[in-house]
Context: one part of a larger RNA
Molecule: small-subunit ribosomal RNA, 5' domain
Organism: Candidatus Omnitrophota bacterium
RNA sequence: GAGUGAACGCUGGCGGCGUGGAUUAGGCAUGCAAGUCGAGCGAUACCCAAAGAUGAAAGGUUGAAACCGCAAGGUGGAUGCCAAUUGUCUUUGGAGUAUAGCGGCAAACGGGUGAGCAAUGCGUGAGUAACCUACCUCUAUGUCAAGGAUAGCCUAGCGAAAGCAAGGGUAAUCCUGGAUGUGUCCAGGACUUCACAAGAAGUCCUGGAUAAAGGUCCUGCAAAGGUCCGCAUAGAGAUGGGCUCAUGUCCUAUCAGCUAGUUGGUAGGGUAAUGGCCUACCAAGGCUAUUGACGGGUAGGUGGCCUGAGAGGGUGGUCACCCACACGGGGACUGAGACACUGCCCCGACUCCUACGGGAGGCUGCAGUCGAGAAUAUUUAGCAAUGGACGAAAGUCUGACUAUGCGACGCCGCGUGAGGGAUGAAGUAUUUCGGUACGUAAACCUCUUUCGAUGGGGAAGAAACUCCCUGUAGUAAUACAGGAGCUGACGGUACCCAGAGAAGAAGCCACGGCCAACUCCGUGCCAGCAGCCGCGGUAAUACGGGGGUGGCGAGCGUUACUC
Numbered sequence: 001g002a003g004u005g006a007a008c009g010c011u012g013g014c015g016g017c018g019u020g021g022a023u024u025a026g027g028c029a030u031g032c033a034a035g036u037c038g039a040g041c042g043a044u045a046c047c048c049a050a051a052g053a054u055g056a057a058a059g060g061u062u063g064a065a066a067c068c069g070c071a072a073g074g075u076g077g078a079u080g081c082c083a084a085u086u087g088u089c090u091u092u093g094g095a096g097u098a099u100a101g102c103g104g105c106a107a108a109c110g111g112g113u114g115a116g117c118a119a120u121g122c123g124u125g126a127g128u129a130a131c132c133u134a135c136c137u138c139u140a141u142g143u144c145a146a147g148g149a150u151a152g153c154c155u156a157g158c159g160a161a162a163g164c165a166a167g168g169g170u171a172a173u174c175c176u177g178g179a180u181g182u183g184u185c186c187a188g189g190a191c192u193u194c195a196c197a198a199g200a201a202g203u204c205c206u207g208g209a210u211a212a213a214g215g216u217c218c219u220g221c222a223a224a225g226g227u228c229c230g231c232a233u234a235g236a237g238a239u240g241g242g243c244u245c246a247u248g249u250c251c252u253a254u255c256a257g258c259u260a261g262u263u264g265g266u267a268g269g270g271u272a273a274u275g276g277c278c279u280a281c282c283a284a285g286g287c288u289a290u291u292g293a294c295g296g297g298u299a300g301g302u303g304g305c306c307u308g309a310g311a312g313g314g315u316g317g318u319c320a321c322c323c324a325c326a327c328g329g330g331g332a333c334u335g336a337g338a339c340a341c342u343g344c345c346c347c348g349a350c351u352c353c354u355a356c357g358g359g360a361g362g363c364u365g366c367a368g369u370c371g372a373g374a375a376u377a378u379u380u381a382g383c384a385a386u387g388g389a390c391g392a393a394a395g396u397c398u399g400a401c402u403a404u405g406c407g408a409c410g411c412c413g414c415g416u417g418a419g420g421g422a423u424g425a426a427g428u429a430u431u432u433c434g435g436u437a438c439g440u441a442a443a444c445c446u447c448u449u450u451c452g453a454u455g456g457g458g459a460a461g462a463a464a465c466u467c468c469c470u471g472u473a474g475u476a477a478u479a480c481a482g483g484a485g486c487u488g489a490c491g492g493u494a495c496c497c498a499g500a501g502a503a504g505a506a507g508c509c510a511c512g513g514c515c516a517a518c519u520c521c522g523u524g525c526c527a528g529c530a531g532c533c534g535c536g537g538u539a540a541u542a543c544g545g546g547g548g549u550g551g552c553g554a555g556c557g558u559u560a561c562u563c
Stems, first nucleotide, its partner, number of pairs: 001563004006559005013414006019407002026370003030367003035105003040102002043099004047094010059082003066075003112325003121249008131241002136237008144178001146176003153168003157164002183210012214229002217226003250297003257287003262284008300322004304315004327348005350361004380403003386400001387398004417447004427438004451504001454498004461490001466484001468483006507552005512533003518547005528535002
């Protein structure tokens, strides 16, 4: 001089873009962070529509007995019928709403952290003729006919709770066996190609084994057929991984010998797959001295970043790739994929609930809290965009993400006014008392209005989706094209316009030398300064204050660390 995820002191106007728990991988209250599908299934509750059954009923009509009257008739209201309106129940239907359950897919991604790890890691380059790959794309062929259980539900029970267990009964894209075999696998046989080290790929024949699940919509009287989404078998691709090899990868010899599954072989087991990965037997090997075994210490690795002319040296925060971990330790289950952060089981520590019998939990997700610390932010908004999961779709979910708040933590930009103005005013400092300096600085005159504040206007980020209309293909479902309509958290934000008014906006450090910038007063080896040299004991340019000056400037210094 340059740099930093910085901290501290003094100071602080605005904006943009970044960035922010480096220490205790210490403990955590609370909320949220992984769901979705009713077009797989049976239910339950509600809503709407239609049909049926049944009850109540204003009102209308009929008008009995009895009574009054000489009579006509009147009073009277039993009974029957019609019925506005309305209750309950049953059945059917609705791309209707909600809820738990079965089932499917996702939950192995996304997000966090760097404890462990010096090599089962990472980087670079190869191999796999020793392997797997859900969803996706393409190709081929199918999707036939049966059976069974169980949750939900009902009945009754135990427990404080978490929850558990008994009986009855039900559905499926749940489970089980059967048929078929385009194919695939295995065994035997014939042949071709490639490789040449084991071997690999392909064609044909014979025998054996081996699969499936349905749902919405449309045409149709039906039978039957079709669309879309699935399901099954196999092949190819894509994507993602597993394993193996070579090479590079910190300090230490005050660590010199280490090793019995150890090194190799045979056979078997196990795995998607090679292999002491595991087991039995056999052999006695294997690594090692500057090419450092074994041990100890430290550490996630890389692209990168900092510095430097480079060579090097240092470093690995944000972003990207890989690895490892998820309270400490161990284990497997499910699944295409985990030995699984918000799954399961066991042991342990800790915290909480309890009726003392027994239970519950895991922020190294986003916020937030306590602790420790020099030190590191909102218990914010939204799924509008991008991306992800599920779904045929509408859509739902998404603390990923997009936004927002806080912090001069960093970088960049802008402003705090511009021009004129000498009685060189007042004031302050100094003085040899004449003056000199601050100083065109101020006042004063003329002008401008960025930013901020106020008022008004006001975006882009939005295209999909919908299927309302039209067209094309098709009888239709459906697909495509055009039009129309809808969707913005940020946000009345960015940006633009208007009026007012210099109006609201400058500090910090230094001034002995290194090193740019000097005097006065106070102090008197005191108080103090200091990076090094050093300064201070009565004229201190070095301490403290004033004036002046120099440097940088919304910052400036100090401390720490790196080159």